[in-house]
Context: one part of a larger RNA
Molecule: small-subunit ribosomal RNA, 5' domain
Organism: Zoogloea sp. LCSB751
RNA sequence: GAUUGAACGCUGGCGGCAUGCUUUACACAUGCAAGUCGAACGGUAACAGGGAGCUUGCUCUGCUGACGAGUGGCGAACGGGUGAGUAAUGCAUCGGAACGUACCCAGUCGUGGGGGAUAACGUAGCGAAAGUUACGCUAAUACCGCAUACGUCCUGAGGGAGAAAGCGGGGGACCGUAAGGCCUCGCGCGAUUGGAGCGGCCGAUGUCGGAUUAGCUAGUUGGUGGGGUAAAGGCCUACCAAGGCAACGAUCCGUAGCGGGUCUGAGAGGAUGAUCCGCCACACUGGGACUGAGACACGGCCCAGACUCCUACGGGAGGCAGCAGUGGGGAAUUUUGGACAAUGGGCGAAAGCCUGAUCCAGCCAUGCCGCGUGAGUGAAGAAGGCCUUCGGGUUGUAAAGCUCUUUCAGACGGAAAGAAAUCUUCUGGGUUAAUACCCUGGGAGGAUGACGGUACCGUAAGAAGAAGCACCGGCUAACUACGUGCCAGCAGCCGCGGUAAUACGUAGGGUGCGAGCGUUAAUC
Numbered sequence: 001g002a003u004u005g006a007a008c009g010c011u012g013g014c015g016g017c018a019u020g021c022u023u024u025a026c027a028c029a030u031g032c033a034a035g036u037c038g039a040a041c042g043g044u045a046a047c048a049g050g051g052a053g054c055u056u057g058c059u060c061u062g063c064u065g066a067c068g069a070g071u072g073g074c075g076a077a078c079g080g081g082u083g084a085g086u087a088a089u090g091c092a093u094c095g096g097a098a099c100g101u102a103c104c105c106a107g108u109c110g111u112g113g114g115g116g117a118u119a120a121c122g123u124a125g126c127g128a129a130a131g132u133u134a135c136g137c138u139a140a141u142a143c144c145g146c147a148u149a150c151g152u153c154c155u156g157a158g159g160g161a162g163a164a165a166g167c168g169g170g171g172g173a174c175c176g177u178a179a180g181g182c183c184u185c186g187c188g189c190g191a192u193u194g195g196a197g198c199g200g201c202c203g204a205u206g207u208c209g210g211a212u213u214a215g216c217u218a219g220u221u222g223g224u225g226g227g228g229u230a231a232a233g234g235c236c237u238a239c240c241a242a243g244g245c246a247a248c249g250a251u252c253c254g255u256a257g258c259g260g261g262u263c264u265g266a267g268a269g270g271a272u273g274a275u276c277c278g279c280c281a282c283a284c285u286g287g288g289a290c291u292g293a294g295a296c297a298c299g300g301c302c303c304a305g306a307c308u309c310c311u312a313c314g315g316g317a318g319g320c321a322g323c324a325g326u327g328g329g330g331a332a333u334u335u336u337g338g339a340c341a342a343u344g345g346g347c348g349a350a351a352g353c354c355u356g357a358u359c360c361a362g363c364c365a366u367g368c369c370g371c372g373u374g375a376g377u378g379a380a381g382a383a384g385g386c387c388u389u390c391g392g393g394u395u396g397u398a399a400a401g402c403u404c405u406u407u408c409a410g411a412c413g414g415a416a417a418g419a420a421a422u423c424u425u426c427u428g429g430g431u432u433a434a435u436a437c438c439c440u441g442g443g444a445g446g447a448u449g450a451c452g453g454u455a456c457c458g459u460a461a462g463a464a465g466a467a468g469c470a471c472c473g474g475c476u477a478a479c480u481a482c483g484u485g486c487c488a489g490c491a492g493c494c495g496c497g498g499u500a501a502u503a504c505g506u507a508g509g510g511u512g513c514g515a516g517c518g519u520u521a522a523u524c
Stems, first nucleotide, its partner, number of pairs: 001524004006520005013371006020363001021329001026327003030324003035074003040071002043067002047065003050061005081282003090207007099199003104195008112146001114144002121136006152161003166187006174181002208254003215245003220242008257279004261272004284305005307318004335361001337360003343357001344355004374404004384395004408465001411459004418451001423445008468513005473494003479508005489496002
């Protein structure tokens, strides 16, 4: 000199854009943060319609819109947080072969015919509660066989094994009392091939300090058989061999998430790893598996432990390192806000619902950037202050006065973009028996804004509402007076102060920076 997620002191007008528990991975009251689908299913606890009965204000009826609880599907493994652990099972770069993949895309082939249950519900119990037991009834895209097998898998190459589920829209003939059959379209389901993206695994190189850590290792190193995994492998197991690593630093100890980056520097380098992006690890502490395409799972389960809470003492409940917020710790770090309008995610055919992701607003000069606190004129060089050699000098064109302007703030008025998709309609194309339905291209129209009456624009008024902080001995830009008298004090270094202190304190003046200025801490 530059820099900071800073703090402290004094001071403080406005706006834009960013940032904001670095300390106790300390403990947490309260609310919210993951749901959705009735176009999978049996149904109907609420609400609103319709219908029926009538005693006219009630009862019945799932008939309709819808839908609590339940079965079922998908999601909950993403998104969000934190950095405790980890010196290599991590990360970065470059390679590799023995793998998996729900949803998505492209291709091929199917989707036939049956069965038995179970929740909800009803009845009867137990329990303070959490919850739970017995019996009975019922549905499915829940569950289980049978048939079939283009691919697929196994094989002793002969052969053998293994699937599926329906739901919704529309309709001219024909059949049917009707439901519907039938036709067609869309979504779904099963088998299989390929792709995309994603993920698992292996190798090489690089990746802090300590030798006052020199030897370490028994599934240890390799082989064979077996097991296990989606997959290679001592990953596991039995047997056999006796290996493997290490001064090019093994092992042990300490410290630490890694990278893109960030800060500094001419660079080489040094320091660092907040915000944003990629990867990893963790979710009260330790262990374990279940479900699933995917977890050994932050807001799932089980066990143990510590802690907190409820209890009828028999037994139960909980996990903010999600967003706010509280206590505590600390020099120190914000609102228990608004909205799903946009972007994105989950579910759904869609309408839509959910979303503390996100977008916004609030707080803080924490940082960066911009603007303002007025402009011109004005010598009687006013008054006052300070100094003085008492002549004057300086504050100082500074003020007053005169002439102007009105940014910003305040008042009033107007007022966006961010929002065009989905939707409706018209018109081409596809599909089809079809001008239904559905899909798709184009044109037109209408709806939707948290921020917010915000940005921005305009009008009127009036210099009106807006300057401080540090320093002035040398380094280092900037000097005098008074007070004090080795005292009180200053100080980054050298050093000042013991009666004329440009170094302490105050005042006048000056210098520097300026809504900031200094100090402290830290890095180069």